[in-house]
RNA backbone atom coordinates (compact mmCIF):
# COMPACT_ATOMS: atom_id res chain seq x y z
C1' N A 1 0.00 0.00 0.00
C1' N A 2 -3.88 -3.16 1.78
C1' N A 3 -6.17 -5.00 5.97
C1' N A 4 -9.09 -8.71 9.55
C1' N A 5 -11.07 -11.04 13.93
C1' N A 6 -12.72 -10.20 19.14
C1' N A 7 -16.06 -6.61 21.86
C1' N A 8 -19.39 -1.98 21.81
C1' N A 9 -23.72 0.42 19.16
C1' N A 10 -27.88 0.80 15.61
C1' N A 11 -31.50 -1.58 12.75
C1' N A 12 -33.45 -6.36 10.23
C1' N A 13 -34.29 -12.15 10.59
C1' N A 14 -34.50 -15.20 14.65
C1' N A 15 -37.34 -21.66 17.78
C1' N A 16 -38.84 -24.54 21.67
C1' N A 17 -42.89 -25.54 25.27
C1' N A 18 -50.30 -24.94 29.34
C1' N A 19 -54.11 -17.66 27.38
C1' N A 20 -53.09 -24.84 32.43
C1' N A 21 -55.94 -25.85 37.52
C1' N A 22 -57.69 -23.52 42.84
C1' N A 23 -58.00 -18.99 45.84
C1' N A 24 -65.69 -15.03 43.61
C1' N A 25 -59.94 -14.93 38.47
C1' N A 26 -59.69 -11.04 31.65
C1' N A 27 -54.20 -10.06 31.65
C1' N A 28 -50.56 -9.30 35.14
C1' N A 29 -49.03 -9.56 40.19
C1' N A 30 -49.64 -12.78 45.19
C1' N A 31 -49.98 -17.55 47.85
C1' N A 32 -50.27 -23.00 46.34
C1' N A 33 -50.42 -27.80 42.18
C1' N A 34 -49.44 -30.53 38.73
C1' N A 35 -47.34 -30.82 33.41
C1' N A 36 -43.36 -28.86 29.69
C1' N A 37 -39.44 -26.21 26.79
C1' N A 38 -33.73 -24.57 25.73
C1' N A 39 -31.09 -20.49 21.97
C1' N A 40 -30.28 -15.03 27.83
C1' N A 41 -27.13 -16.13 32.22
C1' N A 42 -25.22 -20.49 34.84
C1' N A 43 -23.01 -26.04 36.00
C1' N A 44 -21.04 -30.69 33.46
C1' N A 45 -17.83 -33.33 30.76
C1' N A 46 -14.94 -36.66 25.54
C1' N A 47 -10.53 -36.86 22.73
C1' N A 48 -5.69 -34.71 24.39
C1' N A 49 -2.09 -32.14 27.67
C1' N A 50 -0.24 -33.70 32.25
C1' N A 51 0.18 -36.48 37.21
C1' N A 52 -2.48 -32.48 39.92
C1' N A 53 -8.36 -32.99 43.93
C1' N A 54 -5.35 -30.06 37.05
C1' N A 55 -5.89 -27.96 31.93
C1' N A 56 -9.38 -29.35 28.20
C1' N A 57 -15.88 -27.71 23.73
C1' N A 58 -20.19 -27.08 21.96
C1' N A 59 -26.34 -25.98 18.78
C1' N A 60 -23.91 -32.18 23.58
C1' N A 61 -26.16 -32.84 28.65
C1' N A 62 -28.64 -30.36 33.27
C1' N A 63 -32.46 -27.29 34.40
C1' N A 64 -30.15 -23.88 39.10
C1' N A 65 -32.01 -19.36 36.94
C1' N A 66 -35.30 -17.95 33.06
C1' N A 67 -39.79 -19.11 29.51
C1' N A 68 -44.58 -21.72 27.74
C1' N A 69 -50.95 -16.46 23.87
C1' N A 70 -49.51 -11.19 22.34
C1' N A 71 -45.47 -7.55 23.68
C1' N A 72 -40.64 -8.49 25.88
C1' N A 73 -36.72 -11.56 25.78
C1' N A 74 -33.59 -14.63 22.73
C1' N A 75 -28.06 -18.23 20.96
C1' N A 76 -27.02 -17.35 16.59
C1' N A 77 -26.63 -14.60 11.19
C1' N A 78 -26.75 -10.08 8.27
C1' N A 79 -25.41 -5.03 7.07
C1' N A 80 -23.55 -0.51 8.95
C1' N A 81 -21.04 2.27 12.27
C1' N A 82 -17.14 3.04 16.40
C1' N A 83 -12.18 1.49 18.27
C1' N A 84 -9.20 2.43 13.84
C1' N A 85 -5.55 7.89 9.41
C1' N A 86 -4.96 1.59 14.25
C1' N A 87 -2.09 -3.36 15.49
C1' N A 88 0.52 -8.11 13.13
RNA sequence: AAAAAAUGUACGGGAGAGACUAUUUUAAUAUAGCUCCGAAGGAUCAACUGCCCAGGAAAAUCUCAGGGAAAAGGACCGUAUACAUAAA
Source information:
Model confidence (mean pLDDT): 82 of 100. A computed fold for an 88-nucleotide RNA, annotated as Glycine riboswitch aptamer. The model forms 90% of the base pairs in the Rfam consensus. Rfam family: Glycine riboswitch aptamer. Rfam describes the family as follows. This family represents the bacterial glycine riboswitch.